RNA sequence: GAAGUUUUGAAACAUGGCUCAGGACGAAACGCCUGGCGGCGUGCUUAACACAUGCAAGUUCGAACGAAGAAGCGGUGCUUUGCACCGUGGAUUAGUUGGCGAACGGGUGAGUAAUACGUGAGUCGACCUACCUUUGACUCUGGGAUAAGCCUGGGAAACUGGGUCUAAUACCGGAUACGACCAAUCUCUGCAUGGGGUGUUGGUGGAAAGCGUUAUGGAGUGGUUUUAGAUGGGCUCACGGCCUAUCAGCUUGUUGGUGGGGUAAAGGCCUACCAAGGCGACGAUCAGUAGCGGGUCUGAGAGGAUGAUCCGCCACACUGGGACUGAGACACGGCCCAGACUCCUACGGGAGGCAGCAGUGGGGAAUUUUGGACAAUGGGCGCAAGCCUGAUCCAGCCAUGCCGCGUGUCUGAAGAAGGCCUUCGGGUUGUAAAGGACUUUUGUCAGGGAAGAAAAGGGCGGGGUUAAUACCCCUGUCUGAUGACGGUACCUGAAGAAUAAGCACCGGCUAACUACGUGCCAGCAGCCGCGGUAAUACGUAGGGUGCGAGCGUUAAUCGGAAUUACUGGGCGUAAAGCGGGCGCAGACGGUUACUUAAGCAGGAUGUGAAAUCCCCGGGCUCAACCUGGGAACUGCGUUCUGAACUGGGUGACUAGAGUGUGUCAGAGGGAGGUAGAAUUCCACGUGUAGCAGUGAAAUGCGUAGAGAUGUGGAGGAAUACCGAUGGCGAAGGCAGCCUCCUGGGAUAACACUGACGUUCAUGCCCGAAAGCGUGGGUAGCAAACAGGAUUAGAUACCCUGGUAGUCCACGCCCUAAACGAUGUCGAUUAGCUGUUGGGCAGCAUGACUGCUUAGUAGCGAAGCUAACGCGUGAAAUCGACCGCCUGGGGAGUACGGUCGCAAGAUUAAAACUCAAAGGAAUUGACGGGGACCCGCACAAGCGGUGGAUGAUGUGGAUUAAUUCGAUGCAACGCGAAGAACCUUACCUGGUCUUGACAUGUACGGAACCCUCCAGAGACGGAGGGGUGCCUUCGGGAGCCGUAACACAGGUGCUGCAUGGCUGUCGUCAGCUCGUGUCGUGAGAUGUUGGGUUAAGUCCCGCAACGAGCGCAACCCUUGUCAUUAGUUGCCAUCAUUAAGUUGGGCACUCUAAUGAGACUGCCGGUGACAAGCCGGAGGAAGGUGGGGAUGACGUCAAGUCCUCAUGGCCCUUAUGACCAGGGCUUCACACGUCAUACAAUGGUCGGUACAGAGGGUAGCCAAGCCGCGAGGUGGAGCCAAUCUCACAAAACCGAUCGUAGUCCGGAUUGCACUCUGCAACUCGAGUGCAUGAAGUCGGAAUCGCUAGUAAUCGCAGGUCAGCAUACUGCGGUGAAUACGUUCCCGGGUCUUGCACACACCGCCCGUC
Repeated sequence: GAAGUUUUGAAACAUGGCUCAGGACGAAACGCCUGGCGGCGUGCUUAACACAUGCAAGUUCGAACGAAGAAGCGGUGCUUUGCACCGUGGAUUAGUUGGCGAACGGGUGAGUAAUACGUGAGUCGACCUACCUUUGACUCUGGGAUAAGCCUGGGAAACUGGGUCUAAUACCGGAUACGACCAAUCUCUGCAUGGGGUGUUGGUGGAAAGCGUUAUGGAGUGGUUUUAGAUGGGCUCACGGCCUAUCAGCUUGUUGGUGGGGUAAAGGCCUACCAAGGCGACGAUCAGUAGCGGGUCUGAGAGGAUGAUCCGCCACACUGGGACUGAGACACGGCCCAGACUCCUACGGGAGGCAGCAGUGGGGAAUUUUGGACAAUGGGCGCAAGCCUGAUCCAGCCAUGCCGCGUGUCUGAAGAAGGCCUUCGGGUUGUAAAGGACUUUUGUCAGGGAAGAAAAGGGCGGGGUUAAUACCCCUGUCUGAUGACGGUACCUGAAGAAUAAGCACCGGCUAACUACGUGCCAGCAGCCGCGGUAAUACGUAGGGUGCGAGCGUUAAUCGGAAUUACUGGGCGUAAAGCGGGCGCAGACGGUUACUUAAGCAGGAUGUGAAAUCCCCGGGCUCAACCUGGGAACUGCGUUCUGAACUGGGUGACUAGAGUGUGUCAGAGGGAGGUAGAAUUCCACGUGUAGCAGUGAAAUGCGUAGAGAUGUGGAGGAAUACCGAUGGCGAAGGCAGCCUCCUGGGAUAACACUGACGUUCAUGCCCGAAAGCGUGGGUAGCAAACAGGAUUAGAUACCCUGGUAGUCCACGCCCUAAACGAUGUCGAUUAGCUGUUGGGCAGCAUGACUGCUUAGUAGCGAAGCUAACGCGUGAAAUCGACCGCCUGGGGAGUACGGUCGCAAGAUUAAAACUCAAAGGAAUUGACGGGGACCCGCACAAGCGGUGGAUGAUGUGGAUUAAUUCGAUGCAACGCGAAGAACCUUACCUGGUCUUGACAUGUACGGAACCCUCCAGAGACGGAGGGGUGCCUUCGGGAGCCGUAACACAGGUGCUGCAUGGCUGUCGUCAGCUCGUGUCGUGAGAUGUUGGGUUAAGUCCCGCAACGAGCGCAACCCUUGUCAUUAGUUGCCAUCAUUAAGUUGGGCACUCUAAUGAGACUGCCGGUGACAAGCCGGAGGAAGGUGGGGAUGACGUCAAGUCCUCAUGGCCCUUAUGACCAGGGCUUCACACGUCAUACAAUGGUCGGUACAGAGGGUAGCCAAGCCGCGAGGUGGAGCCAAUCUCACAAAACCGAUCGUAGUCCGGAUUGCACUCUGCAACUCGAGUGCAUGAAGUCGGAAUCGCUAGUAAUCGCAGGUCAGCAUACUGCGGUGAAUACGUUCCCGGGUCUUGCACACACCGCCCGUC
């Protein structure tokens, strides 16, 4: 001192990018957001762009100099309030001569990648230094000018000419001088070039200035020379810090030497000559970018980014160049030249340089006042006073940053009003406000009021110096001038809650939620994403959260990011091992002894500027800020010590490596030769009609004789069997046999050399196939090409041909999924099983067994891995070296370079774009994958639909309206179990508005009934009758009317807001859970496997053991029997009748209640001694006996807001309510479902027979009578085992029809009727007579059904006034077929693949 999160996916793990939370902005900007005060800092990051105006270095020195010269003082003269002149005086003046300064201070970062900077050394053996300190000596003698001034010119100006006068601390000559220099010599000394010495001798050249004070002196201050120092600088060396190799070679003064020149000083710094060097892969040279450091920000650190303010250094001063002066400059406010620009001009000429302080324009997102003062600090000049100072100190502007303070405090529940929400109860805003009590920081007003100031100066003393009381120096005390800021900080008082809160956010990350508006619009968004009518994501409001005089956004930076990994990552499949080898440099390197001390370790020492950071203190009321001390600055240098390890040196060793000897295997390589089989071609013979080819064909070949067959010949290429997860090779690769040449490997035992090794950037060599060049060769095969097919097309797959090529020689190319997707080398770490080569041992001498070594395969422990998997041939563990990776796409592309004949190879980006791309594994779904199984799924059958006419529903069209819904299976004779009115929801017209319906309030009236008038009716008007029930006598219940308000009402919308109900997969056999176990995890196991079943049914096995919902069973019905009970049922026996009609009976049938019965229980076979299966017996029924009800987890946002319920929205004199009429019944058309047919297994006529299950009082309706009939009349019976609907029909027995649009078929139409009903026109059903359409068995396609089933026949019921070809039931007659599971459809289980998960109706590619 170290935290994570979101996002790939249905979910999980790992990889990997993107994004956010933090800090900082101590140079920020922005917001039509906001803003009270103070302190301390900061303030052109852009145009080193251009600059008006003022100021920034000299009102510097008169104690260097000449000149001018005020006041004052003195004197003289005169025309005497005065004037003039002279002398003195020296304030002052020009800035003239001269001195010093102007090279500091201040600004900026353009250039500069090293002539810079930082750190450490050197310049005692290559240097200089004004002013300052210090040492010694000197300061002699002369001279001539000149500015200013005066006179006079030129010019617009800037400026300048001529003449004349004059001075100096200005300038010059001479003398003197040393420890200066040179030569010779002597001496001392060192580390090479050397150095020292007042040694000696000789030679050479060079000095000076005065001033002021005092006044015989001296002291001061200057000047010259000299010694040493200090300060400041120059030069040199080592090390360090950017990017690019798509910059690999650079260099001629270049590298060195000698002589000379130059400098303060070494040096190619310059020059002449000589030599040919110097730098570079440890990155020269070129290009790009950049002032460097102390530091600053961030970070746990290592690092990364940065170089504002402050400090150090450098560079620059309009651009480029140059020197002068000077101690110092190649000089920001100096000079000269050139250039660009600006200004003045009389056009002849001139002037200028804000990257100094302010300020202006411009640029820009963006950065201040043309302020005050030299009071302090510092600087220049001066003896000093003093003057100058945009350095500096202050003030001003800006919330630009940091820090501090405030905007009140306490109390206050009726939890006020208002707002918002609401489940309407309430909740929240909220002690918040109001109200009460208190305080006064800040602000306002008034009063007081600092520190920053001490030197210097003056007075009075003391001391020193001196001849001196001058002068001068030191010192004590008193006094005393000086403040820009500023009447500021601070203090006191007064009144008074008075003067002071916003901004962002509230889907997750991320603290904080509701309402309304909007409706994929408007908009939001850092990432994921939000918005398509119920948005916590947009906008507004209420509420909340965070920060707070600020808040948020944007830009850039570090962090998180172990996402460049030194600390601290990887490369089998995620990105990543060069195709393979050899090998120089480099890196690394066996055992042992001695030595050295470069690395390494320790001590001491110098340095590492200050500031900053950190620690301890101090000062501003605190803090920020300022300040004292310490620590630290992880670095570099010097020196001493140590010797384990690494390195260097010397010697030795044999375990690494190599050499020699014997033996062995091998498609290792190169060259030459040779063999047989096969294909094709040629020739000839035999022989005749086809051959070839395909899914099927055609093109092709063939009567000019193919194919087939026989013989002979030609030529090229490749080598069957052996042959093998066998062998060899570095890899690519290598295969008939023989010969020659040749590389490597293994093994056995010894001998020798003595670390000779490993890996290798650049380099060199090899490198499949295709391709290229030259020349050969060409049998087969075969890109291109041609033809035939296939197809929507088919520039393909298939077929017939066919050229390059494939082959050989030589030369190129240099790439592959060149793969074990796994670099090379070494060491260590369980085993087992094969196989190849070599060796050893044994005895059972063999196709034997065991051991060992080098390969090559399969399993597998530990370990590793994201998992898959790897596992002594590692992907384990440790080491050495090389190569490579850093999100996807763009792209292995462009440009540049290199190579190549070309094709192309190699090296290798960026803009832009996305939030993913990718790995391994899980669960599903899917597959024209596999295995198994089932189903009227196919097949085998029977009957239909699709053609006709009609009915009915739907679509479409139409319409004022043709109400609405249902739309693959799973909508379409469906909601609707029945639209003439009603229904009714639709349309037109006419009406009503608390309403047709509900509750509450008030008032009135019983309710209710009847009549008349207007009207289409709703409705309106008038009249009459009627006074009820209960009562505690107060009134009450129900009903009706009137009035107002709450409200009613809605078949209006949303089935994608919902409940409930329903359909469907599917009566398919599945769907899950607990515990345990396995897996990092999603998950798996159980539920898989072997059998079996209708079944996850059962048995066995098994890391599973159990359980639940489903299956089955329990329920209903039907089939058999028994018991009980006999009316309305039944009748065997007895009696009776027309008749079970009646007596009688309850045996039978039947009815309806309770039981029994069936369980693979029994036998045989089979099976695993199981479950079960097959067969049999018995039985009414046999393996679920038949049928029904019963529908797991879930799927389809399936259907329904028009059954009902319900959230939200919408309408409220209408989208509500009432009425009349119309519509839902339309009609070129299309579809579904049915009815009837097309006939003889039939139609028609006549006769005869047999059901079941139901319905019935607003009902069923008998007998009888009438009508051809529908029906009418009639009235008995029946609330039903009694009466009735109600004659069942097909069937059977006869007759007739004779294959025809018919004696089939009945549509359509006419006439006449019946019934229901207020009403039958739109728009009912039925009857009779007449009419007599299509249709002669139905294309492609398609539906149902496995037994009392299909088919066929009728009957009943619900709905209903009436209306049934529909629906729901009932019985009668009553078949055919199933070999079987290849195929179609659907489903189930296991497995496999997957780039799908909205799940194949998926995903996704290319072209236009």
Molecule: small-subunit ribosomal RNA
Organism: uncultured bacterium